[in-house]
Predicted 3D model of a 348-nucleotide part of an RNA (small-subunit ribosomal RNA, central domain) from an uncultured Bacillota bacterium. The coordinates come from a structure-prediction model, not an experiment, and the mean pLDDT is 91. RNAcentral holds the full RNA, with entries from ENA and SILVA.

Context: one part of a larger RNA
RNA sequence: CUGGGCGUAAAGGGCGCGUAGGCGGUUAGCCGUGUCAGGUGUGAAAGGCUGGGGCUUAACCCCAGACCUGCACUUGAGACUGGCUAACUUGAGGGCAGGAGAGGCAGGUGGAAUUCCUGGUGUAGCGGUGAAAUGCGUAGAUAUCAGGAGGAACACCGGUGGCGAAGGCGACCUGCUGGACUGGCCCUGACGCUGAGGCGCGAAAGCGUGGGGAGCGAACAGGAUUAGAUACCCUGGUAGUCCACGCUGUAAACGAUGGGUACUAGGUGUAGGGGGAUGAUACCCUCUGUGCCGUAGCUAACGCGAUAAGUACCCCGCCUGGGGAGUACGGCCGCAAGGUUGAAACUC
Numbered sequence: 001c002u003g004g005g006c007g008u009a010a011a012g013g014g015c016g017c018g019u020a021g022g023c024g025g026u027u028a029g030c031c032g033u034g035u036c037a038g039g040u041g042u043g044a045a046a047g048g049c050u051g052g053g054g055c056u057u058a059a060c061c062c063c064a065g066a067c068c069u070g071c072a073c074u075u076g077a078g079a080c081u082g083g084c085u086a087a088c089u090u091g092a093g094g095g096c097a098g099g100a101g102a103g104g105c106a107g108g109u110g111g112a113a114u115u116c117c118u119g120g121u122g123u124a125g126c127g128g129u130g131a132a133a134u135g136c137g138u139a140g141a142u143a144u145c146a147g148g149a150g151g152a153a154c155a156c157c158g159g160u161g162g163c164g165a166a167g168g169c170g171a172c173c174u175g176c177u178g179g180a181c182u183g184g185c186c187c188u189g190a191c192g193c194u195g196a197g198g199c200g201c202g203a204a205a206g207c208g209u210g211g212g213g214a215g216c217g218a219a220c221a222g223g224a225u226u227a228g229a230u231a232c233c234c235u236g237g238u239a240g241u242c243c244a245c246g247c248u249g250u251a252a253a254c255g256a257u258g259g260g261u262a263c264u265a266g267g268u269g270u271a272g273g274g275g276g277a278u279g280a281u282a283c284c285c286u287c288u289g290u291g292c293c294g295u296a297g298c299u300a301a302c303g304c305g306a307u308a309a310g311u312a313c314c315c316c317g318c319c320u321g322g323g324g325a326g327u328a329c330g331g332c333c334g335c336a337a338g339g340u341u342g343a344a345a346c347u348c
Stems, first nucleotide, its partner, number of pairs: 003320004007302002012316001014201004021194003025088007034080001035077008049065006091191001092188004096183003103177007110154001115149007125136002162169002206247006215241002220236004258315006266293011297304002321348003330341004
């Protein structure tokens, strides 16, 4: 330097932006970096290889040749690669016009329900379970009516639906704001793809400071169950769940499937656009997203199958028997909890 792999066997980074680097569309000219061809020099000898020879063989020794795959110089080639110049529009981007969306942030508003408080009616129970009990209630509960307070979540619509890079996003209104999609005219003219480091985002739980606290509810207490019951069931209930600011940086962060481009049968549904015909939102064509079935092909099988796990190319990440171990040590990060990087002995 090289192999084979990564949906489920070990293996895709949680996700994005992007630095270096790697890779890169069409046409012409120039150069001649890589590349290719010829020549010259060098590539010591020995060893090794081939042929031959000498010791009675062999080992050993001798001779000759090839080789030394390389490097330097030099002459040339000019397709490909690279550099420079000029140009192009199909990749990429922009302008214009549209419709869709729980995309994000901030502010405001609303109704249903639970709980609590006050008052009215009303009386002996309520609640809970498999059955009970703890618990609540004659100091008037439960039920019911009226009024009030407060917090959290937004039934139906709701979807096999939509949006977002991922995490994730669901009442309504307003403001600010990101992206995708469609249409065809115009513009820039390769501005592209990927991306080691780096930077940012990142569910839940957890942490810091301050607030908030209705319901739920780790811990905890009690009642049951049980041989026991540090559980499952019941009655309570603190952190937490909520808000602001800051931290943590993990996950079955999953499609267990990295990103990009091109190509490769069909059938059927759905969401958002566009076009054609039509009296018409029935029909036909087309773009984008998202499902199901399935051909070829792939696969150990299961299955995948234009949203590939098919056929190819470019770039990154990762794997290399099980345990020890995602541990120890060290480094870096963190307030801590811990995270990240990540062994070995030994053992099967």